[in-house]
RNA sequence: AGCAAAGUAAAUAACAUGUGUUAAGUGCUAGUGGACGCGAAGGUGCUACUAGACGAAACGAAAGUGCAGUGUGUUAUUGCCUUCGGUUGCA
Repeated sequence: AGCAAAGUAAAUAACAUGUGUUAAGUGCUAGUGGACGCGAAGGUGCUACUAGACGAAACGAAAGUGCAGUGUGUUAUUGCCUUCGGUUGCA
């Protein structure tokens, strides 16, 4: 001092199993926090809590079938931006 690689948070899809349908959850706004490639700082996205606004698809005798921009797990694919350092390989 050059080139390359690995490694998150997350996103999408499928499967499985749940929750709600007596309306939570998801999504939106504001505030205060949290986590986020191996480390530090900054950004972006993500997320928790509080407050607020808005809002629905039910059906069946039953087993269940649906509906919700619904929770969790597994798999596959995608996978960070800037600066300074680190690891591995090559030259």
THF (Tetrahydrofolate) riboswitch aptamer from Erysipelothrix sp. HDW6A, 91 nucleotides, folded computationally. Of the family's consensus pairs, 83% are formed in the model. The organism belongs to Erysipelothrix, within Bacteria.